[in-house]
RNA sequence: CUCUUAUUUAGAGAGGUGGAGGGAAGUGCCCUAUGAAGCCCGGCAACCGUCGCAAUUUGUGAUAUGGUGCCAAAUCACGCAAAGUCUUACUUUGGGAGAUGAGAG
Numbered sequence: 001c002u003c004u005u006a007u008u009u010a011g012a013g014a015g016g017u018g019g020a021g022g023g024a025a026g027u028g029c030c031c032u033a034u035g036a037a038g039c040c041c042g043g044c045a046a047c048c049g050u051c052g053c054a055a056u057u058u059g060u061g062a063u064a065u066g067g068u069g070c071c072a073a074a075u076c077a078c079g080c081a082a083a084g085u086c087u088u089a090c091u092u093u094g095g096g097a098g099a100u101g102a103g104a105g
Base pairs, nucleotide, nucleotide: 001105002104003103004102005101006100007099008098013041015040016039017038021031022030023029026078027077028076042071043070044069046068047067048066049063050062051061052060053059054058075097080094081093082092083091084090085089
């Protein structure tokens, strides 16, 4: 990097450093010198791992010692399709895309 699969409405600092960007891309709309990104410390608990209970397709609880991950706004919203409705807007469902974990190449 590619493929498969699961999850994606919760959770997480008035800290230090840094110095102008950031929220995937597009359109919006937001955050930011009352300091952005990054780094350090800290934290959360999503997956794997470990342990317990129940089960035998697995589910559930704990753990934060381990491997990643995450810590504004629902994946910030939408855009693609369908359905519904108080009918031009809203809601629901499903795709597509993204992100993360695990496995394989």

The RNA shown here (SAM riboswitch aptamer (S box leader)) has 105 nucleotides.